[in-house]
RNA sequence: GGUCGGGUAGCCAAGCAGUAAGGCAGGAGUCUGCAAAACUCUUAUGCGUGGGUGCGAUUCCCAUCCCGACCU
Numbered sequence: 001g002g003u004c005g006g007g008u009a010g011c012c013a014a015g016c017a018g019u020a021a022g023g024c025a026g027g028a029g030u031c032u033g034c035a036a037a038a039c040u041c042u043u044a045u046g047c048g049u050g051g052g053u054g055c056g057a058u059u060c061c062c063a064u065c066c067c068g069a070c071c072u
Base pairs, nucleotide, nucleotide: 001071002070003069004068005067006066007065010024011023012022018055026042027041028040029039030038048064049063050062051061052060
């Protein structure tokens, strides 16, 4: 330098056009003599950045930044 994959809440991670699941963590509660565990409820300016297309973009296109693999 080229090709490909990835970047989604504090962390992991699904979704690939119709406004974003789940788990962990955090908060509250039930239970308990107190805890732990278990169970119930619950918060969050979360789609790397800038443009384009479109009624509508996390999703498609372009550029760019970062991470990884491979090739040279």